[in-house]
Predicted 3D model of a 496-nucleotide part of an RNA (large-subunit ribosomal RNA, domain I) from a marine metagenome. Model confidence (mean pLDDT): 82 of 100. RNAcentral holds the full RNA, with entries from SILVA. Its Rfam family is "Bacterial large subunit ribosomal RNA".
Context: one part of a larger RNA
RNA sequence: GGCAUACGGUGGAUGUCUUGGCGUCCAGAGGCGCUGAAGGACGUUGGAACCUGCGAUAUGCCUCGGGGAGCCGGUAACCAGGCUUUGAUCCGAGGAUUUCCGAAUGGGGAAACCCGGCCCGCAAGGGUCAUCGUGCGGUGAAUACAUAGCUGUACGAAGCAAACCCGGCGAAUUGAAACAUCUCAGUAGCCGGAGGAAAGGACAUCAACCGAGACUCCGUUAGUAGUGGCGAGCGAACGCGGACCAGGCCAGUGGCCAACUUGAGAGAACCGGAACCGUCUGGAAAGUCGGGCCGUAGUGGGUGAUAGCCCCGUACGGGUCAAAUCUCUUGUUGGUCCUUGAGUAGGGCGGGACACGUGAAAUCCUGUCUGAACAUGGGGGGACCACCCUCCAAGCCUAAAUACUCGCACAUGACCGAUAGCGAACAAGUACCGUGAGGGAAAGGUGAAAAGUACUCCGAACAGGAGAGUGAAAUAGAUCCUGAAACCAUACGCUU
Numbered sequence: 001g002g003c004a005u006a007c008g009g010u011g012g013a014u015g016u017c018u019u020g021g022c023g024u025c026c027a028g029a030g031g032c033g034c035u036g037a038a039g040g041a042c043g044u045u046g047g048a049a050c051c052u053g054c055g056a057u058a059u060g061c062c063u064c065g066g067g068g069a070g071c072c073g074g075u076a077a078c079c080a081g082g083c084u085u086u087g088a089u090c091c092g093a094g095g096a097u098u099u100c101c102g103a104a105u106g107g108g109g110a111a112a113c114c115c116g117g118c119c120c121g122c123a124a125g126g127g128u129c130a131u132c133g134u135g136c137g138g139u140g141a142a143u144a145c146a147u148a149g150c151u152g153u154a155c156g157a158a159g160c161a162a163a164c165c166c167g168g169c170g171a172a173u174u175g176a177a178a179c180a181u182c183u184c185a186g187u188a189g190c191c192g193g194a195g196g197a198a199a200g201g202a203c204a205u206c207a208a209c210c211g212a213g214a215c216u217c218c219g220u221u222a223g224u225a226g227u228g229g230c231g232a233g234c235g236a237a238c239g240c241g242g243a244c245c246a247g248g249c250c251a252g253u254g255g256c257c258a259a260c261u262u263g264a265g266a267g268a269a270c271c272g273g274a275a276c277c278g279u280c281u282g283g284a285a286a287g288u289c290g291g292g293c294c295g296u297a298g299u300g301g302g303u304g305a306u307a308g309c310c311c312c313g314u315a316c317g318g319g320u321c322a323a324a325u326c327u328c329u330u331g332u333u334g335g336u337c338c339u340u341g342a343g344u345a346g347g348g349c350g351g352g353a354c355a356c357g358u359g360a361a362a363u364c365c366u367g368u369c370u371g372a373a374c375a376u377g378g379g380g381g382g383a384c385c386a387c388c389c390u391c392c393a394a395g396c397c398u399a400a401a402u403a404c405u406c407g408c409a410c411a412u413g414a415c416c417g418a419u420a421g422c423g424a425a426c427a428a429g430u431a432c433c434g435u436g437a438g439g440g441a442a443a444g445g446u447g448a449a450a451a452g453u454a455c456u457c458c459g460a461a462c463a464g465g466a467g468a469g470u471g472a473a474a475u476a477g478a479u480c481c482u483g484a485a486a487c488c489a490u491a492c493g494c495u496u
Base pairs, nucleotide, nucleotide: 001495002494003493005491006490008488009487015481016445017444020416021415022413023412024411029405030404031160032159039101040100041099042055043054044053046079047078049075050074051073061095062094063093064092065091066090070083071082072081106115107114108113116129117128118127119126120125131157132156133155134154135153136152137151138150139149164195165193166192167191168190169189175182179229205212206211216243217242218241219240220239226234227233247397248396249395250341254337255336256335257334258333259332260331263328264327265326266325270318271317272316276291277290278289280287292309293308294298300312301311302310346370347369348368349367350366351365352364353363356382377392378391379390380389381388432439433438452480455467456466457465458464
């Protein structure tokens, strides 16, 4: 030095656990904001920090309801001081307060800061003062009337928010095995706007000589008919089967909206809520054995191992006219809505949308130039004409079926179980990195209970250890369940 065995160290795999995630169902909600939001800064507890709560009335104030013995939030103890059956802490509903920044709005500004005017007030302090739009007043130029402008007042707006929705603008990578028409795609992105849904919607529609009867969504028709450097690709409709169904208005016994009102229902904290004992093993009984009981409750969780009957609960019932809120409903009052649709239909030129790339190209939209008829009329039926059929544009509103889930509640899972599951089970969008936009971790487990090792000894008043003690267990002793491998010692055997 090697091999084997034994016993350790290191390390943190594996097993096991779960406070955290992920998905689904159903219900509810679908907004918040100038009465100052979302999001923050700074404060706030007797005692440092972070988190939670709150706002100079600051871990809180008031009222009502609930509840009933302890309490002064968490990490998290300790010390000090208090509150509470005259009902605290706590839970629910409503209210008060709510610094500063932030749309931020008196002016400024390098957010959380600086500096003002006016009014009230002895002071402390309080209130008010941005802009835009609309209505109504006042004033009022060039310029006579007027208008613009200026100004007052009332009302409104603004900003934020995950997706869904409508509209405006609108790529490229890519595919075409290159590439230009084409495709990707009206996608991504940007902008505007709205609602709990939005949009659409009551036939100038389809159909085919039979008829149907708003719109929306799904299945099918069908990868069909078509379209297409007829390449790559793109790609309907009629019809049929379903989901849902609803029609109204434009001057009148009407519709819609709002406020008030009648009645009914829903709805909080919370309350009641059945039924078990003994034996054995064990540290501990819920396990074993024996004998019972309840069940409109044998979902689930906890308790020193596996509990229907120990605890919390669960089924069921109450609270439930306290106040507030929501839904439906009855009635009253008020408001609002204007007469059948002309610079329209159609046409020329240029574009766009239609599955349809200009094509034989109908249909729809319109930048520009034009431009009818008036129900004895007009549109459509895929160039166009005739016949025939069908409908009535150029005004408005409209629930449901449909889309989505930032967030909330219940339930649930042949979903994960700490390299998994959200990035995050822990001080996580933290630490850290970056000028910045932005990027972005690692990190869970003593024990049933801290009973967290009094006291002694070695040592430096350490660290660490040896006794002693606790405990079922300390090789459960603090990164403490289990404790694999790599790797490193020690002992012994064999061997070089």